[in-house]
RNA sequence: CACUUAUCAAGAAAGGCAGAGGGUAAUGGCCCGUUGAAGCCUUGGCAACCUAUUUUUAGCGUUUACUCAAGACGAUUAAGAAUAAAGGUGCCAAUUCCAUCCGCUACGGCGGAGAGAUAGGUC
Numbered sequence: 001c002a003c004u005u006a007u008c009a010a011g012a013a014a015g016g017c018a019g020a021g022g023g024u025a026a027u028g029g030c031c032c033g034u035u036g037a038a039g040c041c042u043u044g045g046c047a048a049c050c051u052a053u054u055u056u057u058a059g060c061g062u063u064u065a066c067u068c069a070a071g072a073c074g075a076u077u078a079a080g081a082a083u084a085a086a087g088g089u090g091c092c093a094a095u096u097c098c099a100u101c102c103g104c105u106a107c108g109g110c111g112g113a114g115a116g117a118u119a120g121g122u123c
Base pairs, nucleotide, nucleotide: 002122003121004120005119006118007117008116013043014042015041016040017039021032022031023030026100027099028098029097044092045091046090049088050087051084052083053082054081055080056079057078058077060074061073062072063071064070096115101112102111103110104109
């Protein structure tokens, strides 16, 4: 890079260097920015995808047994919940800032798709 799955309305910024852009490539809007943008560095934080523990439900196996149910035990699979945060990432203006394509609409909006971002998996 490609394919696939999940999530994207919540959350979390200070300092230093730097010096004009930035918010998705484009278009239109609307914003942020010399009271300092991008980028880089330091420190801090957020979150909980990967991770760990506990737990619930369902499935599976063993056992008591004529059989079923129920119980007990066991390992483990799936889904959910709670807690933790050392490590791998990610993130710390505005819903992914909004729209673009399709549908619906009480015309205020709403839903979906596409694109994008991040994470897990596969080659």